[in-house]
Context: one part of a larger RNA
Molecule: small-subunit ribosomal RNA, 3' major domain
Organism: uncultured bacterium
RNA sequence: UGACGGGGGCCCGCACAAGCGGUGGAGCAUGUGGUUUAAUUCGAUGCAACGCGAAGAACCUUACCAUCCCUUGACAUACAGAGAACUUUCUAGAGAUAGAUUGGUGCCUUCGGGAACUCUGAUACAGGUGCUGCAUGGCUGUCGUCAGCUCGUGUCGUGAGAUGUUGGGUUAAGUCCCGCAACGAGCGCAACCCUUAUCAUUAGUUGCUACCAUUUAGUUGAGAACUCUAAUGAGACUGCCGGUGAUAAACCGGAGGAAGGCGGGGACGACGUCAAGUCAUCAUGGCCCUUAUGGGAUGGGCUACACACGUGCUACAAUGGGAAGUACAAAGAGCAGCCAACUGGCAACAGUGCGCGAAUCUCAAAAACUUUUCGUAGUCCGGAUUGGAGUCUGCAACUCGACUCCAUGAAGUCGGAAUCGCUAGUAAUCGCGAAUCAGAAUGUCGCGGUGAAUACGAUUCCCGGCGUCACU
Numbered sequence: 001u002g003a004c005g006g007g008g009g010c011c012c013g014c015a016c017a018a019g020c021g022g023u024g025g026a027g028c029a030u031g032u033g034g035u036u037u038a039a040u041u042c043g044a045u046g047c048a049a050c051g052c053g054a055a056g057a058a059c060c061u062u063a064c065c066a067u068c069c070c071u072u073g074a075c076a077u078a079c080a081g082a083g084a085a086c087u088u089u090c091u092a093g094a095g096a097u098a099g100a101u102u103g104g105u106g107c108c109u110u111c112g113g114g115a116a117c118u119c120u121g122a123u124a125c126a127g128g129u130g131c132u133g134c135a136u137g138g139c140u141g142u143c144g145u146c147a148g149c150u151c152g153u154g155u156c157g158u159g160a161g162a163u164g165u166u167g168g169g170u171u172a173a174g175u176c177c178c179g180c181a182a183c184g185a186g187c188g189c190a191a192c193c194c195u196u197a198u199c200a201u202u203a204g205u206u207g208c209u210a211c212c213a214u215u216u217a218g219u220u221g222a223g224a225a226c227u228c229u230a231a232u233g234a235g236a237c238u239g240c241c242g243g244u245g246a247u248a249a250a251c252c253g254g255a256g257g258a259a260g261g262c263g264g265g266g267a268c269g270a271c272g273u274c275a276a277g278u279c280a281u282c283a284u285g286g287c288c289c290u291u292a293u294g295g296g297a298u299g300g301g302c303u304a305c306a307c308a309c310g311u312g313c314u315a316c317a318a319u320g321g322g323a324a325g326u327a328c329a330a331a332g333a334g335c336a337g338c339c340a341a342c343u344g345g346c347a348a349c350a351g352u353g354c355g356c357g358a359a360u361c362u363c364a365a366a367a368a369c370u371u372u373u374c375g376u377a378g379u380c381c382g383g384a385u386u387g388g389a390g391u392c393u394g395c396a397a398c399u400c401g402a403c404u405c406c407a408u409g410a411a412g413u414c415g416g417a418a419u420c421g422c423u424a425g426u427a428a429u430c431g432c433g434a435a436u437c438a439g440a441a442u443g444u445c446g447c448g449g450u451g452a453a454u455a456c457g458a459u460u461c462c463c464g465g466c467g468u469c470a471c472u
Stems, first nucleotide, its partner, number of pairs: 007469001009466003016457001019422005026314008034305002042053002064300007073125001077124002079121005086103001089100004107114002127289002130287003136283002138278003141274001143272001148187006154163003167178003193266004198234007208223002212221002237260001240254005316415001320374006332363003337356002342351003381412001386407007428450007
């Protein structure tokens, strides 16, 4: 100078409290540990690993295992020789591969040959998801969107260092004001960026429809007002008023206003900490393998199952389940695609086929509301499991896909100790979409619909920040 304390002070945060809904009990999904296995590839491990890398393991992926094969190699550059490239069919084989076979002879040319590609040979070399994240770059998590971290000159101190950055107020903020041996400056804070809330101008098609006609229908004339779209602007600054305050910074109340004191949300993460994570995104030093730790193929495995934990989904019902009727979104995606309408099927779906590379067409809402039924029951709750029959994708659903129908109808009657999220268009609840993707979400990332309760406060618990006293 720091760090630490189950020392004292001040302050902050869904940290507690006040509330609402969960987890922990059940079934299932998913990840992990463990065990098993020929293999169950590898990594991630308190917060900050465990629906994590993985935005999607039937083959592929794939790195693992068994078996069968290759050795200048699947890939790059260089050399020599041959052949255009490419392509048809057959045989053996699980395939890789091996053997036989058909068509083809192109482009440029100084006629020597050359370019691209294929095969053969030889050697330099290739190759490695092999090891080391404690040799590294890059990227990332975390403390933490916490308010801090420093420097120049000056001054003080023998010096390490101090001062500034402390003090009095104030703020979300080292934010600002005042004071002061300090005066200034930098990285952070804030603002500049995106989005959302209001208005104006410009522009009206594929979007819109007040008036006039027209129609089953903004359907068609017509209109440019409204909505909306998307570009440019305006608007909010403690600007105005009153009070408090030190006449300051600021705080409290009010007016006007679509919005008021950072309006809401996002992007943005200082100096540093954890030898934090990643050599398996990539790059890379060193080490190691080189007829194998490289490469190809088939099948299997990553999907195992006494058990333990995390994260979720569905429930245990009447604020509900079933049946019928009937409304209202936003944000997205679409040509090897989205698929209307019609027909067949109980259905998954199939057939036929309109439109649309889309403000034009399509995917395409649910809860809510209305009527009715069930009457507290392991039930008309709940849907696991299992049997049967099918649909679809795909060379291929046995190991190991999703969906449909019929039958079956486990556990479960609100969950111990403990523990999590959330302060407003939030929680809770209801559906919708997208990426990945042939197929395969209860995950992830987005979107809107309905829409609460509570916050007295500063004693305790946890975390972070500030200065201070003594001890180590």